[in-house]
RNA sequence: GGGCGGUUAGCUCAGCUGGUAGAGCACCUGCUUGACGUGCAGGGGGUCAGGGAUUCGAGUUCCUUACCGCCCA
Numbered sequence: 001g002g003g004c005g006g007u008u009a010g011c012u013c014a015g016c017u018g019g020u021a022g023a024g025c026a027c028c029u030g031c032u033u034g035a036c037g038u039g040c041a042g043g044g045g046g047u048c049a050g051g052g053a054u055u056c057g058a059g060u061u062c063c064u065u066a067c068c069g070c071c072c073a
Stems, first nucleotide, its partner, number of pairs: 001072007010025004019056001027043005049065005
C1' cells in the first nucleotide's frame, strides 16, 4: 500500500425485509436473612465510533474519516 471483518448500556453480545434500541451479567431500591450471599419483585443507564448523503423515516443503505483484528504484498 491492497483486501476482508469489527466498533450498539459499565462488560459480553443480539438487532430479520429500513418503521418507537434489546438480552444476559453488573449496578440501584424493596421483600426475604441475625448479617452477607442466594432467591423473588421493581427500577435507572444509549451521540448505535465521528462526519456527510439518500429517504416521510437510517443501528440497518451509500460515501468518507478514525480505531481494533486477520490476510496479501

This is a predicted structure of a 73-nucleotide RNA (transfer RNA) from Faecalibacterium sp. UBA7177. Rfam family: tRNA. By type it is a transfer RNA. About the family: Transfer RNA (tRNA) molecules are approximately 80 nucleotides in length. It was read from a public genome assembly. The coordinates come from a structure-prediction model, not an experiment, and the mean pLDDT is 83.